Molecule: RNase P RNA; transfer RNA
Organism: Fimbriimonadaceae bacterium
Parts: sequence; structure tokens; C1' cells
RNA sequence: GCAGUUGGCCGGGUGGCGGCUCCCCGACUCGCUCGGGGGGAGGAAAGUCCGGACUUCACAGAGCACGGCGCCCGGCGCAAGCCGGGGCGGGGCGACCCGACGGAAAGUGCCACAGAAACAUACCGCCCCGACUUGUCGGAGCAAGGGUGAAAUGGUGAGGUAAGAGCUCACCGGCGUACCGGGCAACCGGGCGGCCGGGCAAACCCCGCUGGAAGCAAGGCCAAAUAGGGAGAGGAUGACGCUGCUCGCCGACUCUCCGGGUUGGCCGCGAAGAUAGAUCGCCGCACAAACACAGAAUCCGGCUUACAGGCCAACUGCUUGG
RNA sequence: GCUGCUGUAGCUCAGUGGUAGAGCGCGUCCUUGGUAAGGACGAGGUCGUGGGUUCAAGUCCCACUAGCAGCU
Repeated sequence: GCAGUUGGCCGGGUGGCGGCUCCCCGACUCGCUCGGGGGGAGGAAAGUCCGGACUUCACAGAGCACGGCGCCCGGCGCAAGCCGGGGCGGGGCGACCCGACGGAAAGUGCCACAGAAACAUACCGCCCCGACUUGUCGGAGCAAGGGUGAAAUGGUGAGGUAAGAGCUCACCGGCGUACCGGGCAACCGGGCGGCCGGGCAAACCCCGCUGGAAGCAAGGCCAAAUAGGGAGAGGAUGACGCUGCUCGCCGACUCUCCGGGUUGGCCGCGAAGAUAGAUCGCCGCACAAACACAGAAUCCGGCUUACAGGCCAACUGCUUGG
Repeated sequence: GCUGCUGUAGCUCAGUGGUAGAGCGCGUCCUUGGUAAGGACGAGGUCGUGGGUUCAAGUCCCACUAGCAGCU
């Protein structure tokens, strides 16, 4: 110098003029008026994917179903989750990144087509015996080779054999292990055992932990209006209600259609904050330039997604010079 | 604002993880003097987009995107 990795930060500043919204004070000709003062979007306000606050639902039970989370240790947190360190697997030359990372030896299921066989199997083959018409048939053995497939019963070599084969041995790979060592642990290293087909749990499921449901259009208050109108269905053999089911509790209403009345305000709601929903426009200055994604509607924590450009720190690879 | 659902051929919809289908429509031919009906054959698909799990994804999972419905 070029390319890159990780962490953090900004994502506009300043001056003038004009405008928008909410609050406070003052004025009068009481109007959505005028004057003065003050507050006024984000790192994601977004998606609504998780969790919580809050509110209501029999003052609020039990079981099942269903859902969420899932390597280990420590910390924060009510929880979701986040942070630090470590293990294992995968990717990258590397800094580093990614992992829905419990269990397939509890059980069930699936593995299309092809192939003999996808789980208990022999198509082509190899070897031995018998028969004869001498290249066929019958019987017995084998799984080395070929072929199919995403996947075929460990791999290489030697011994062995009728032919073969972990049948035996050496090395390598995998698996298991009530053994030894290290580590708090996940796990790692060694020893031992010829034990030697897998995959799928983002298939059902099993194990551990965990979750009551609904959502601010929750819900509360005031005002206005008003006829419990007509038809049908369910209900003391227990409806509705805690919402999928059962038990238990409660105890008389509930649902649908037709017809009619009302359909306003306040709280919830905040040191931004309404119920047509406000935060903007122009110009000047510095500058390379002021431009990206996008805008609160109960609040908070997280996750995910979108994003022009810029700054800082640490580190990696290559190249060049000293 | 909150909640639920759906994207597969031009249209309406099916589709156990194993070669993407049906009806209508479209094209060519047959039939007819000609058309319709009927018959035969055919074309037409980034399964909304991207990523993941799997040997294999329209289907399973995640994230986006577009649309529809309900609640005052």
C1' cells in the first nucleotide's frame, strides 16, 4: 500500500426566515384568535417472532392434551434471553465465523426409482461333490469380485482356505467400556474388547426444565338512548362461566336471525403524544457530500429483518521498502 | 392497533417427503356445406421469495413478501 476479520460509535452540525403539534402564562373584539415561554421519533420507532409489566376472566383448583426451551461452567435477569470462558462438529491460508449441539443400544415408522437384497439377502459370479448328452442340470459351501443406489455389513497388506471370510495377525478408522490419568463439568488422552451396516427425531416419540387464557378494539367511569319487541335453538339429566377435553366448583341464563334506539366524552396514556393522526420546508456557512433504511399510537426487555456514507480501536493475509 | 388464514398452469382448485395433477380455457387435427357440440393429440409451472434439515422439499423448519378475513 492492497484485501479482510472483530468490537464499538455516528448516521448530521451551525445561523437566518417561515410552518406543524401539545402544554403553561397573559390579552381581548372569546375565535380551533393574538403575544410570550417550554417539550417534540429510531437504531431499528418496523416485522409482531418470543418474554414481561398492566387489565379482565369462578378470588383463579387437579389431570390430560398442546406449546416453548435443550453441549458444559459462571454471571445478569421475574422471564424470554444476553454476556464471559470452555468442549464438540463444520467452514476459512489466517484473523475469525457458523451450529434447531439431549436421546437412533426404549419402542413404532420411513428410506421412492434402481437393485438379488434397504433387513436379514444372493442376480451375475467363485469353489467342491454327483449325474450325464461335455456344458448343462441337481446338491452343498462362500460373500472376495461385478452390477444398482444417496446409502450395501469397516479399509490396506499378509497369513489362511476347496473357494472365501476379522477366520487370524499388523497398521489405520469407528463403536463400546463398572479400567487408569486430566478436568468442577461438557469432554479429552491412554488401556482393554475383533465388538464392526447406516440415515432420518426441522417423522411419531422418549428424557429433563417450563408455560392458566385473552389481549389497550384489554378494561374502567360519565353522559345519551331505551320496548327487555318478534321468531328459532340449547339449558336444574346443570347451560353460560377458566376459553381444547375430563373431573371438581358455581348456579340461570346463553346463542342465532329479524325489527328498532344510541353510536358522544373522560380515564387507561407518560417530561413527544393524538384520534385524520404533529417533528417539516427554503436559503447561507464549513465540507468530498449532507443522501441510506425508515417514522412513535399502552409501556418495557430481547430476537429478526432493512440501511447511503463515515469515524475509532485491536487483529489477519499478501506485496514493497528500510 | 390486535388476532387468524391463504399464495400451485390464463382462471378455479387437488396434491402420505419420492417423475407436479384435475376441470374450464388455449393451439392443431378429425367430424360438418359451415359453426356449435363431440372425438384425438398437444402446449403451458422460478409450486410467492430466500435460507436450512434430508440421499431427496410443493410438502418439514426459519426469515421475508403479497393478499384476505375477524375484533370497537